Predicted 3D model of a 1564-nucleotide RNA (small-subunit ribosomal RNA) from a Fidelibacterota bacterium.
RNA sequence: ACAAUGGAGAGUUUGAUCCUGGCUCAGGACGAACGCUGGCGGCGUGCUUUAUACAUGCAAGUCUUAGGAGAACGAAUUCUUCGGAAUUCUAUUAAACUGGCGAACGGGUGAGUAACGCGUAGACAACUUGCCCGAAGAUCUGGGAUAACACCGAGAAAUUGGUGCUAAUACCGGAUAACAUCACAUUAUCCUUGGGUUUUGUGAUCAAAGGUGGCUUCGGCUACCGUCUUCGGAUGGGUCUGCGUCUGAUUAGCUAGUUGGUAGGGUAAUGGCCUACCAAGGCGACGAUCAGUAGCUGGUCUGAGAGGAUGAUCAGCCACACUGGGACUGAGAUACGGCCCAGACUCCUACGGGAGGCAGCAGUAGGGAAUAUUGCGCAAUGGACGAAAGUCUGACGCAGCAACGCCGCGUGAUCGAUGAAGCUUUAAGGAGUGUAAAGAUCUGUCCUAAGGGAAGAAUGGUUUCAAGUUGAAUAAGCUUGAUUCGUGACGGUACCUUAGAAGAAAGCACCGGCUAACUUCGUGCCAGCAGCCGCGGUAAUACGAGGGGUGCAAGCGUUGUCCGGAUUCAUUGGGUAUAAAGGGUGCGUAGGUGGAUUGGUAAGUUGAAAUUUAAAUCCCACAGCUUAACUGUGGACCUGGUUUCAAAACUACCAGUCUUGAGUUCGAAAGAGGGGAGUGGAAUUCCUAGUGUAGCGGUGGAAUGCGUAGAUAUUAGGAGGAACACCAGUGGCGAAGGCGGCUCUCUGGUUCGAUACUGACACUAAGGCACGAAAGCGUGGGGAGCAAACAGGAUUAGAUACCCUGGUAGUCCACGCCGUAAACGAUGAGUACUUGGUGCUGGAGGAAUUCAACCCCUUCAGUGCCGGAGUUAACGCGUUAAGUACUCCACCUGGGGACUACGGUCGCAAGGCUGAAACUCAAAGGAAUUGACGGGGGCCCGCACAAGCGGUGGAACAUGUGGUUUAAUUCGAAGCAACGCGAAGAACCUUACCUGGCUUUGACAUGUUAGUGAAAGAUCGGUGAAAGCCGAUCCCUCCAAGAGCUUGCUCGAGGACACUAUCACAGGUGGUGCAUGGCUGUCGUCAGCUCGUGUCGUGAGAUGUUGGGUUAAGUCCCGCAACGAGCGCAACCCCUAUCCCUAUUUGCCAUCAGGUUAUGCUGGGCACUAUAUGGAGACUGCAUGCGCAAGCAUGAGGAAGGUGGGGAUGACGUCAAGUCAGUAUGUCCCUUACAGCCAGGGCUACACACGUGUUACAAUGGCUGGUACAGAGGGUUGCAAGAUCGCAAGAUGGAGCCAAUCCCAAAAAACCAGUCUAAGUUCGGAUUGGGGUCUGCAACUCGACCCCAUGAAGUUGGAAUCGCUAGUAAUCGCGGAUCAGCACGCCGCGGUGAAUACGUUCCCGGGCCUUGUACACACCGCCCGUCACGCCAUGGAAGUUGGUAGUGCCGUAAGCCAGUGGCCUAACUCUUCGGAGAAGGAGCUGUCAAUGGUAAGACCGAUGACUGGGGCGAAGUCGUAACAAGGUAGCCGUACUGGAAAGUGCGGCUGGAUCACCUCCUUU
Repeated sequence: ACAAUGGAGAGUUUGAUCCUGGCUCAGGACGAACGCUGGCGGCGUGCUUUAUACAUGCAAGUCUUAGGAGAACGAAUUCUUCGGAAUUCUAUUAAACUGGCGAACGGGUGAGUAACGCGUAGACAACUUGCCCGAAGAUCUGGGAUAACACCGAGAAAUUGGUGCUAAUACCGGAUAACAUCACAUUAUCCUUGGGUUUUGUGAUCAAAGGUGGCUUCGGCUACCGUCUUCGGAUGGGUCUGCGUCUGAUUAGCUAGUUGGUAGGGUAAUGGCCUACCAAGGCGACGAUCAGUAGCUGGUCUGAGAGGAUGAUCAGCCACACUGGGACUGAGAUACGGCCCAGACUCCUACGGGAGGCAGCAGUAGGGAAUAUUGCGCAAUGGACGAAAGUCUGACGCAGCAACGCCGCGUGAUCGAUGAAGCUUUAAGGAGUGUAAAGAUCUGUCCUAAGGGAAGAAUGGUUUCAAGUUGAAUAAGCUUGAUUCGUGACGGUACCUUAGAAGAAAGCACCGGCUAACUUCGUGCCAGCAGCCGCGGUAAUACGAGGGGUGCAAGCGUUGUCCGGAUUCAUUGGGUAUAAAGGGUGCGUAGGUGGAUUGGUAAGUUGAAAUUUAAAUCCCACAGCUUAACUGUGGACCUGGUUUCAAAACUACCAGUCUUGAGUUCGAAAGAGGGGAGUGGAAUUCCUAGUGUAGCGGUGGAAUGCGUAGAUAUUAGGAGGAACACCAGUGGCGAAGGCGGCUCUCUGGUUCGAUACUGACACUAAGGCACGAAAGCGUGGGGAGCAAACAGGAUUAGAUACCCUGGUAGUCCACGCCGUAAACGAUGAGUACUUGGUGCUGGAGGAAUUCAACCCCUUCAGUGCCGGAGUUAACGCGUUAAGUACUCCACCUGGGGACUACGGUCGCAAGGCUGAAACUCAAAGGAAUUGACGGGGGCCCGCACAAGCGGUGGAACAUGUGGUUUAAUUCGAAGCAACGCGAAGAACCUUACCUGGCUUUGACAUGUUAGUGAAAGAUCGGUGAAAGCCGAUCCCUCCAAGAGCUUGCUCGAGGACACUAUCACAGGUGGUGCAUGGCUGUCGUCAGCUCGUGUCGUGAGAUGUUGGGUUAAGUCCCGCAACGAGCGCAACCCCUAUCCCUAUUUGCCAUCAGGUUAUGCUGGGCACUAUAUGGAGACUGCAUGCGCAAGCAUGAGGAAGGUGGGGAUGACGUCAAGUCAGUAUGUCCCUUACAGCCAGGGCUACACACGUGUUACAAUGGCUGGUACAGAGGGUUGCAAGAUCGCAAGAUGGAGCCAAUCCCAAAAAACCAGUCUAAGUUCGGAUUGGGGUCUGCAACUCGACCCCAUGAAGUUGGAAUCGCUAGUAAUCGCGGAUCAGCACGCCGCGGUGAAUACGUUCCCGGGCCUUGUACACACCGCCCGUCACGCCAUGGAAGUUGGUAGUGCCGUAAGCCAGUGGCCUAACUCUUCGGAGAAGGAGCUGUCAAUGGUAAGACCGAUGACUGGGGCGAAGUCGUAACAAGGUAGCCGUACUGGAAAGUGCGGCUGGAUCACCUCCUUU
């Protein structure tokens, strides 16, 4: 010097947004466990569960220098009767015994304990301390026993009795002693619990043990070790105190030795520690008591920190030792490896009796997800004993097992591209794995083998010296220094050297987002995944597998737990109008907080110093192991406590002063403030009487009800109860609830003005007390009206409702309860500060005025609105704050369960207050946004209604559909927007369907291989229903490089063509229109849909696009934080209406000419018509009026007038709308069939129902006859004239025409005549019979038409419903497509040609604005409750059962203490020697007392027939309560009722839509 370097977020509520709020994830840690895998080393760690039970071994002994006694094996010697005996050594021995010290340490565990247990800081003037250290002194003299031992016994054993010896540092006397203790007196001093310390004197009391060595004159002396007394020290212990130390109040009261005193006892010592007496105290909301849980701490983990969680290893303290109780010994224990008693369990037993305690180290069983060796050594460190050598030591040092943790190392390095093979994938080319491998060169950590090889060892002891010290001493001892000898469990370990060899050494999880990392196959809401959101229903980056990738790595994942993120309990650092959250209101206690000023004190506060905060840990520096982990040394830290000193600003306290907070006084004022008494009129009802007559009443419409017994109506009189019109007002008063006719009386509060007084007396307010709408309860009254329940009538599918008629509690009064409301401003009280404007209420003042009124200004108190800053998630609030601050109280912490259960408490009851958990979900919620929707509102449009005309619905037929039938009646289309639709045309074909018969590389396409040169084709035969099959004849290919030669023949690779066979494949009107393209319908030709930039908003978004006008139109104008633009509208395009120019055949014919019975027939012409090209024209241009303008209205002119008429043209999008059967196409499926061919049948059926049409029902008509006038089309596989035949359909025949030329082709209605005369007809034509024609291979199923005959229903159509606004409807005919034939359908064409529209109330659809919303799959939405079924947790319950703690009584083991007649006794005293005494002991008695017994309760569990609600479940049942005015506005409290949501009454709220009025505000 350093020791202070640090704070990240994400997913998930919604269509989207912001907020609130929960859930989840990413990080770190662990005494861990489990799954897969596993090379080495170092350092650590390792029963968290049953304080469960334990076999076996070891874990506490030592001292012979305290004592007596003293073996054996073996050896030697002597003796011997050879059997043996004795002596010596062994032996200053072993093993025991007496005695001393130790065993109270060390080691284990955490059961108990919420406590002075622990932590921290103190105290003892209230104590003790063996061994150790220092100092002083002493160690004198006696005595009697006893174990061992010997002998005799008892017992199975454990153990034990008697007799006899013996010693001590064992035991007991006596002496001596004070600076010890006690008593009395006394001196000094310091204090304070009652005193401590100290001087002096007197008296009393209390000690001891020797051993070894040396010397010795044997008297003793001396050294060392012991012993005794005293003082002091050190160490250890004991006791006391302050502070701190978990949860629960659904535990609120606890306590009789309890609290204190006096006296005594007891203890080392204080003390109710114990006893007796006295007093009645003590603790508690600052949480006592009770219950639950728990060893405490240094520390550990996490965190930025503050904190939170935790208390393994290491260290300090405590507690415990099988469970409970007890003492003994001792310095120390109420003693883990001691004793006694009781209990449970285990073992031995001869049944009499005994023994035991691993929570010491190993180990066993059990439990459990789970935790190791019955190892080595005292070499080191430490401990006990000893003078010492030494002995003992499962403390300890080491080793073994385990990836359990931390740390380190390795599994190779460098080159190496044909980018090998394999695998995966592919768009088939390639790409990836991948320099990865193979291959080459190299190295040797680790491994193997061999060799070498530490540190840890220092002592102590021994040998020999030296110095110092005790000593008389040269003995001897002690201290110190040299010197000699020797001591290692680990372990031949660490480490070093050499050699060999790439050899033995990589896995696990993940890859949808969070979160780094993607593809293929399989599967098909299955199997499965999942931390949250979620994935899987045939194209799964989410399941399983493969390939590839990402992360970490000898590990990787999972599970569990803790902290973090979580500012999600918020001190740092949150909130309460609407999200969870302000108590219904006030008064007031404790508590908290508190105006100005002076002085003092020093508790808080600040500073300094001292002391403590054990070590270890954390941090910093340095050092030691090759590094690191690990370890050592030093430092810092330990944020805290205590003590002393200092300061005095602030808080506090003490003393004083002040007036501004607060209060008092005086004078005025307003008021539905409260209580009581009296009184008034209007109205309803009832009663009486009169008049009067048939209805009244009630509703959407009715009915029940009342009324001829006289109602309703009306008049008069009376009774009774309740409520007080107008005034009346975002006016007033009150704390809130609330208060409304008038008068009197009692009474509370407030405001203004003014003087004086008190002098902080204030604010808030847990508990507490009081008040507290409506409903409800009790007792007694009262009862007019209204009206839960109830009854009846309606409505309805039902109607326990809404509506109606009645009607009881109740509503009213008195007294007493209840104590709740959306008790709301959803906003606690108080104080201060912070721009304004404008109303109203009550005062005061000023100006002005003669006064009054009005008006103006200022100010105080209230009550409203708008609004600035600020604030808020936003909405909003905004001097009456939801702004800025302070003080105090209350409350909140996801939704549901649950305004619940249990318990307590209050209540007569109903119920109120307090108030959980299990379980379950990933949301629930607030505000605002865009849509959509509303049985919400406003404005506007449309053949939407209305006004009209004509239809449909009734009939017959046609046609399509449903249904039914069938072998098949192929398929599709389904409200509008399917149904004369696909189909612009089903006899065969079509055709997809059915039956039957056939084919299999196929009816059709491309390619491969092989064969053949024929096949195909043409003609024909057989068989057959045909397809097909079988066969016969003709035909016998073409091109050609080239080769051969007879030069015009032969061969010929190869190719073309074709067939046969093979393989790929063809084919499918099979599925999926919810995999698709394309096309189409529809809203809708509706006027809308968007973008850029800017601005506003936190944002989704808004603005523009809204507003005022106008339009067919988001058309245009004006205004405007918008300015512009795009797709739509309109216009540009086509047809049509007028004119002009040009052109003139097939069109036309005015003029000229010719011809005909007649006709543009001909010449000619192009004027007109027409045709077809190009132009013009119409623009609100002009006039008038209105209007700011846009524009509107009228008029003129004009062929046409206000988009002239018609068409084409269809914005962003909606409906998973339609179409896989038009075509295309992904995917799945079929492949001798779901493909292909053929014949026949079917699509044409027919009790029925519906849609769309045709024809009619007739006289505006039918029939007959006659006479007129179109347009637009079509025609060579065709249209077909004239002519002839036929009644006709048609036939024969074929002029003309490829078309402004010819033909189809006759237009019809109309018009002119005639007839019919109101009828089922001369209407109508179905049906049927007969006969024909045409098309076609073929008209039976199943065509069209013609003729004759037949002649049905139908007389204008119920409910309902369709089209149409002008050349339209209606009516009339004509043409075309399809097509051999077939049209009432479809697409076109022209002829004739109307009526009506007041208007927008209503129905339908649409557009714009606005409003509500719990909808967003968007009202075909959402959603509530009962019931039924299944599962889950839980409450109650007659009881049953277990545990815990305590209480009363009984009884008492061991034991301490106390007492004790009799009994027993070595030491001491006395003795008359017999004995007595003192003292002691056994026994007995008593108090206390564990286990135990008994009794009644408390608390906590478990279980329980039955029962209550709750939650969750697939698409169940019944209704439809809520969300829109949710179809009766909803909700709150309460009461009654009902299958259920719920309904109704009373009071309240707006968190109610709409309309109107009032008031206030803003702007002009």
The sequence was found in a public genome assembly.